[in-house]
Context: one part of a larger RNA
RNA sequence: UGACGGGGGCCCGCACAAGCGGAGGAGCAUGUGGCUUAAUUCGAUGCAACGCGAAGAACCUUACCAGGGCUUGACAUAGCGACCCUUCGGGGGUGGUAGCGAAAGUUACCUUUACGAUUACAGGUGCUGCAUGGCUGUCGUCAGUUCGUGCCGUGAGGUGUUGGGUUAAGUCCCGCAACGAACGCAACCCUUGUGUUUAGUUGCCACUUCUGGUGUUAAGCCAGGAAGCACUCUAAACAGACUGCCCGUGCAAGCGGGAGGAAGGUGGGGAUGACGUCAAGUCAGUAUGGCCCUUACGCCCUGGGCUGCACACGUGCUACAAUGACAGGUACAAUGGGAAGCAAUGCCGCGAGGUGGAGCAAAUCCUCAAAGCCUGUCCCAGUUCGGAUAGGAGUCUGCAACUCGACUCCUUGAAGUUGGAUUCGCUAGUAACGGCGUAUCAGCUACGACGCCGUGAAUACGUUCCCGGGCCUUGUACA
Numbered sequence: 001u002g003a004c005g006g007g008g009g010c011c012c013g014c015a016c017a018a019g020c021g022g023a024g025g026a027g028c029a030u031g032u033g034g035c036u037u038a039a040u041u042c043g044a045u046g047c048a049a050c051g052c053g054a055a056g057a058a059c060c061u062u063a064c065c066a067g068g069g070c071u072u073g074a075c076a077u078a079g080c081g082a083c084c085c086u087u088c089g090g091g092g093g094u095g096g097u098a099g100c101g102a103a104a105g106u107u108a109c110c111u112u113u114a115c116g117a118u119u120a121c122a123g124g125u126g127c128u129g130c131a132u133g134g135c136u137g138u139c140g141u142c143a144g145u146u147c148g149u150g151c152c153g154u155g156a157g158g159u160g161u162u163g164g165g166u167u168a169a170g171u172c173c174c175g176c177a178a179c180g181a182a183c184g185c186a187a188c189c190c191u192u193g194u195g196u197u198u199a200g201u202u203g204c205c206a207c208u209u210c211u212g213g214u215g216u217u218a219a220g221c222c223a224g225g226a227a228g229c230a231c232u233c234u235a236a237a238c239a240g241a242c243u244g245c246c247c248g249u250g251c252a253a254g255c256g257g258g259a260g261g262a263a264g265g266u267g268g269g270g271a272u273g274a275c276g277u278c279a280a281g282u283c284a285g286u287a288u289g290g291c292c293c294u295u296a297c298g299c300c301c302u303g304g305g306c307u308g309c310a311c312a313c314g315u316g317c318u319a320c321a322a323u324g325a326c327a328g329g330u331a332c333a334a335u336g337g338g339a340a341g342c343a344a345u346g347c348c349g350c351g352a353g354g355u356g357g358a359g360c361a362a363a364u365c366c367u368c369a370a371a372g373c374c375u376g377u378c379c380c381a382g383u384u385c386g387g388a389u390a391g392g393a394g395u396c397u398g399c400a401a402c403u404c405g406a407c408u409c410c411u412u413g414a415a416g417u418u419g420g421a422u423u424c425g426c427u428a429g430u431a432a433c434g435g436c437g438u439a440u441c442a443g444c445u446a447c448g449a450c451g452c453c454g455u456g457a458a459u460a461c462g463u464u465c466c467c468g469g470g471c472c473u474u475g476u477a478c479a
Stems, first nucleotide, its partner, number of pairs: 001479002003476003007473007015463002019426005026318008034309002042053002064304007073121001077120002080116002083092003095110006123293002126291003132287001134282003137278001139276001144183006150159003163174003189270004194239007203229002208226007242264001245258005320419001324378007336367003341360002346355003385416001390411007432455007
């Protein structure tokens, strides 16, 4: 100087407490361990591995296994000999038939200019993340980490950065042998909340007007068009919030209250991650040193495996019901996607779906909710709860659904009656509940991931305790 302490002081954080909803029990999905296996490819392993790499394992992918094949090779560069075209610089590189075969391939013949031999090398998802680059996780969006000069100390080093206040903040103020500065904090960026201006198609429809329907004495209502840009919206510019104003308090920084305001003290959300720590993760994304393989540890193909199942754990989904299930009626979104695509009306089918194809390279067309609300049935049961499992019949994608796809219909109807010790998330448009969209993608094991909107709470006295962290101080036989 650090690190550590079941030392002390001060202070934070869904850390506890106060609440709401879960996990741990059940079934299923998914990942992992283990076991099994010819192979069940590899990696990730406390927090920070385990719905992780994988934003898609039937073949392919694929790295694994069995079998069958190739050896200058699936791929690159350079060179040799024939051959063909040539503007003499250069350029070029075949198809068919038949046999064998599971295919890859191989043999023969034909055709053609389009064939042959060989070496340097190619190749390696082989090893080392403890040789590396790059990227990433983590402490932690925690408030810290340092430097120059000066001063102090024999020196390691200290000071500054400590102290008194204050803040979300090493944020700011006051003081001080320190005075300044850098990386962080904050601000600058995106988005959202208010207004103004500009613009008006594919968006909008208040006023005006026309047509049709309904209904009338008239009006009104519904549908469509014109005209129009008021409103909504779209998307560009600008305004707006700064403790600016008032009161109290304070030396000040600030703090408490108030006004005005769409918004008030960082308005909400995002992006942004200091010096460093963990020889943290990744040689299988790519790059790369070294080592190793070279008729194989390289390459191609068929089939299998990655999906195996006494078991254990993680993460989820569905439930155990009446704040419900079922049946009928009815209302309201936003983000997005679309050409080898999205697909309306219609017709067929109980349905998955089929048929057909208007419209749309998109504010134009298509895809558009469910919880909700209204009415009825059920009457607390292992049930009209729950849907696993199983049998049968089908649909779709695709060369191909046996291993091993999703979905539909009929039948079947298991466990489960709210879950021990323990444990997780969340402070507001949040939790919880409800659906919708997208990437990957032929299809899909998506209940995952990432987004979007609808409905919409409870609680926080407080900091004694548990966990993590920051600053000061103290002890130490530790470095």

Small-subunit ribosomal RNA, 3' major domain from a metagenome, 479 nucleotides, folded computationally.
RNAcentral holds the full RNA, with entries from SILVA.
Model confidence (mean pLDDT): 81 of 100.